[in-house]
This record gives sequence, C1' cells and structure tokens, in this order.
RNA sequence: CAAGUCCGUCAGGCGGCCGCUCCUGGGCGUUUGCCUGGGGGAGGAAAGUCCGGACUCCGCAGGGCAGGACGCUGGCUAACGGCCAGGGGGAGUGAUCCCACGGAAAGUGCCACAGAGAACAGACCGCCGGAGGGAGGAAGUCUCUUCGGCAAGGGUGAAACGGUGGGGUAAGAGCCCACCGCGGUCCCGGGUGACCGGGCCGGCACGGCAAACCCCGUCCGGAGCAAGACCACAUAGGGAAGCGUUUGAGGGUGGCCCGCCCAAAGCUUCCGGGUCGGUCGCUAGAGGGGCUGGGUAACCGGCCUCCCAGAGGAAUGGCCGCGGCCCGAACAGGGGACAGAAUCCGGCUUACGGCUGACUUGGCGC
Repeated sequence: CAAGUCCGUCAGGCGGCCGCUCCUGGGCGUUUGCCUGGGGGAGGAAAGUCCGGACUCCGCAGGGCAGGACGCUGGCUAACGGCCAGGGGGAGUGAUCCCACGGAAAGUGCCACAGAGAACAGACCGCCGGAGGGAGGAAGUCUCUUCGGCAAGGGUGAAACGGUGGGGUAAGAGCCCACCGCGGUCCCGGGUGACCGGGCCGGCACGGCAAACCCCGUCCGGAGCAAGACCACAUAGGGAAGCGUUUGAGGGUGGCCCGCCCAAAGCUUCCGGGUCGGUCGCUAGAGGGGCUGGGUAACCGGCCUCCCAGAGGAAUGGCCGCGGCCCGAACAGGGGACAGAAUCCGGCUUACGGCUGACUUGGCGC
C1' cells in the first nucleotide's frame, strides 16, 4: 500500500427568529378567558411484530390429554428460541466464520433418475475352473454351448454392504496379517461437563433421511393497553313501584249484559347495565451517566449523581448566520444515509452513512 476478519463508537456543533405539543410558576379578570415567564420533547434501528418477560383481565385444588416450541456441555438472566465461554463437525492459506449438534441395534415409511442390483443386495461387462463341441499340424492358443465359483477390476449413481498395502487362491474374498477407520454396560489418565489422550478386546455386525411420521427429554393455561379500572340523568332502549280522568276499540270469565281480572296510551318516582363523553392505567424504570470491586466473558454488586416524550384524527417543524467533515484548484458551488415513539422492558432479524482500534494474508522499502 492492497485485500480481508472482528470488536467498539457516532448519527453532527453553536447562536438567532417564527411556530407545535406536554408539564409548571406569576399577574389581571365575576366567568368563558387574556397577558407573561420557566422546563421537557424520537431511534440505533422508534421498523418487522419473530421470540421472551413485566402488567391487566378471564379461568384455575392439583395433574393429565391434545397442540406448539426447543434439543452438545457449563454458565448468565425476570425469562427466552437470546447472550457468554467451551466441546465436536465443516469451510478458509489465515485472522475468523458456519452448524435444530438427542435417538436410525423401538416401530412405520422414503431413497427420484441412471443402473443387473438401493438394504438381511446384485453377475450387465468381466475373472477363474469342470464337461462337451468346433478351428488348428499341435499347444498352457482361439472360439461356441453348458454347469459351477468369484463382489478383485469396469460401468451406473448423491449413496453399491469398510479403506490402503501385503500374504493367500484356480480366480477371489477380513479368508489371514499390518496400519487407518468402526464398535464396546471394558480399563487407566485428564476435565465440573460435553469430550480428549492411551490401552485392551472384537474381523466388522450397524448405508442414508427424524426442518418424514415417530420415540425420549425440557418448557408453555388463554387473551391482550382496542388489556383493564373509575365517573356519568347524553339520546334511544330495558326493568320495578305508584297513580291512572275520559274512551271503550283488545284478552279472560261457555255465549250476551253488568261486574271483576289482565293489558294499555300518559304521568311521577326509582333501579341496573352501559354507548357518546370524561378520568385513570401512562411512563421512576430488570432506568441513564461517572468512579470502583468480582468474573476469561456474558453478567453481578458497591458509592455518587441525574430525571430524560407521554400524545390521542396523534406534537417533535421551518428559515437564517457562523464554524466543522467530505467532493472540488477554489474565501465558487455542491453533499450528508436508513428512517418518526403510541403500555413498558430484554433480545433477534431487516434497512443504512461514516469513524477509531485490534488482528490476518499478500506486495514493496529500510
């Protein structure tokens, strides 16, 4: 210098003017209100709403079924599917990165295409032997038929029933041997553990897929701030009690008349629930900053200090000046990403502009 990996950090500063929203002080006014001052006012992701919790209501003795999520070990945490540290496997020259990483000797199922055969396998080509026939002068040669042996070689495939080498054999084969791999309620050593190292035993039985069903283990009750609570004579509607002039038009008393009962318009009083509306929930919290102790770290503590949006058809904006950074020869001109809170918090994921540091690889110079 170039390429790359990881960690952290910022999201621009100062001032003026005009506005918006929330809180609060003072003065004036009989009230509605008017005047004036002070303070707070978006993010690292406020986003996606994916995961976990706080909180609220409902249900609930406790447990189970169903359903869902997760799945190496140790730790952190309120909790987590998150984080830290480690083990194993994989990728990379490397810094470093990636992995749902329990069980396939419980059962079921699947393994396309190609291929002879895809799981207690398989003779397509091939290799070897016996018998018979043919060619040939003849042979340990060539060839045909048939009966057997062979998983060593070729070929197919993502995968072909351990690998390499040697011995062995008619040819072959864990058939035998060495090494590697594999397996074991085995032994020794190290580690909290996952696991690692070594030994012994076994010729090898046990292909792959569980983000296929399933089995095992752990966790989860449901709904969500539009949760929920309170106030309340909006209107309309509901219920109860009392009164009920007049009219007799309704029903019952077998029919008719009277009477009685029910019902009924209307009025009065009361009740409950509750919509519009208003108030709370609502922002002091697993909180921020500084110093410090423990821990490799995630994280946990101690002391000091700060108060930092809380709206509800939803505020957080605009203009100007100075200076800083970048592009640019320039006191010219231009540029500055992604993105806007809605109960709160911890994560994950996604979007995006810079800067610092540590480390890796390569090149050049000393």
Bacterial RNase P class A from a Pseudomonadota bacterium, 366 nucleotides, folded computationally. The sequence is in RNAcentral, with records from ENA. A source record names the gene rnpB. NCBI's taxonomy places the organism under Bacteria, Pseudomonadati, Pseudomonadota. Rfam family: Bacterial RNase P class A. About the family: Ribonuclease P (RNase P) is a ubiquitous endoribonuclease, found in archaea, bacteria and eukarya as well as chloroplasts and mitochondria.